[in-house]
Context: one part of a larger RNA
RNA sequence: UUGGGCGUAAAGGGCGUGUAGGCGGUUGAUUAAGUCUGGGGUGAAAGCCCCGAGCUCAACUCGGGAACUGCAGGAGAAACUGCGAGGCUUGAGUGCGGGAGAGGGAAGCGGAAUUCCCAGUGUAGCGGUGAAAUGCGUAGAUACUGGGAGGAACACCGGUGGCGAAGGCGGCUUCCUGGCCGAGUACUGACGCUCAUACACGAAAGCGUGGGGAGCGAACGGGAUUAGAUACCCCGGUAGUCCACGCCGUUAAACGAUGGGUACUAGGUGUUGGAGGGGUUCAACCUUCAGUGCCGCAGUUAACGCACUAAGUACCCCGCCUGGGGAGUACGUUCGCAAGAAUGAAACUC
Numbered sequence: 001u002u003g004g005g006c007g008u009a010a011a012g013g014g015c016g017u018g019u020a021g022g023c024g025g026u027u028g029a030u031u032a033a034g035u036c037u038g039g040g041g042u043g044a045a046a047g048c049c050c051c052g053a054g055c056u057c058a059a060c061u062c063g064g065g066a067a068c069u070g071c072a073g074g075a076g077a078a079a080c081u082g083c084g085a086g087g088c089u090u091g092a093g094u095g096c097g098g099g100a101g102a103g104g105g106a107a108g109c110g111g112a113a114u115u116c117c118c119a120g121u122g123u124a125g126c127g128g129u130g131a132a133a134u135g136c137g138u139a140g141a142u143a144c145u146g147g148g149a150g151g152a153a154c155a156c157c158g159g160u161g162g163c164g165a166a167g168g169c170g171g172c173u174u175c176c177u178g179g180c181c182g183a184g185u186a187c188u189g190a191c192g193c194u195c196a197u198a199c200a201c202g203a204a205a206g207c208g209u210g211g212g213g214a215g216c217g218a219a220c221g222g223g224a225u226u227a228g229a230u231a232c233c234c235c236g237g238u239a240g241u242c243c244a245c246g247c248c249g250u251u252a253a254a255c256g257a258u259g260g261g262u263a264c265u266a267g268g269u270g271u272u273g274g275a276g277g278g279g280u281u282c283a284a285c286c287u288u289c290a291g292u293g294c295c296g297c298a299g300u301u302a303a304c305g306c307a308c309u310a311a312g313u314a315c316c317c318c319g320c321c322u323g324g325g326g327a328g329u330a331c332g333u334u335c336g337c338a339a340g341a342a343u344g345a346a347a348c349u350c
Base pairs, nucleotide, nucleotide: 004321005320006319007304008303012318014201016199017198021194022193023192025088026087027086031082033081034080035077036076037075041071042070049065050064051063052062053061054060091191092188093187094186095185096184098181099180103177104176105175106174107173108172109171110154115149116148117147118146119145120144121143125136126135162169163168206247207246208245209244210243211242215241216240220236221235222234223233259317260316261315262314263313264312267295268294269293270292271291272290273289274288275287276286277285299306300305323350324349325348332343333342334341335340
């Protein structure tokens, strides 16, 4: 490569935007590059295959045929693909008028709680554990009350609720801003899908510079436990956790371990947002669109399970896999301040 695969066996890129490329709705003509038809040319000889012949047979050799599935040029066909020109509206998009939302960025504000400081009341304990001890406390702690400071996080609402491409997003208000959904109508007229390279985003930890530091808390110190205890438990506690800017970053069990798009394929039930009907209004109820759960038929699967949110039935495009170890290692290269990341073998061995 062919073929087969990628939820859990090896295998979906962390996620988007999008270039090249690949693929592409409907209609009537045109063209004839792909495609198809027949004819001529060429396709050396030998060889292979078939028929026959010569060495006593065979190998071998000789004669004839077939074949050489190819190539270029000319003639023709026009269904399909393509090219150029035109039409259409269902794909896609835009406007108008509604809707929901922790979507993003910035600024300001709020209350509860922890800690610390000051003052008051008050006296011998507090704290902690399986039990203790270290620790704190007569220099007045713990407890209670009043006042103040500061940082971080936002109880209840809160929900297999919502939003976002993913990472992720949760007090309140204002400003700026992205996307989404439903209904009708008008418009554009295939403008679409996917996407190597590229670019943007990307939790936590970590790094650089400057700030901040309440609580928590790697490291570290101490107390216990234990045979030991470089742990689990307890008392402390530095980086860090927070903010700004820049890195890390081609990072992650970045998970639904399930790439994206389109179409089709029984039902039942809950829930979120909308629309239509229904009802005197409200609610129930019915229909429908978009999301999010559960159960379940056909089908599928090695099984588990999946089952209109497919892992079913098909098509298009991208990524990836090819026995275990060696190894996500070595070497080289690129990126990074570093930590390291990315790409990524072989010997050998089972």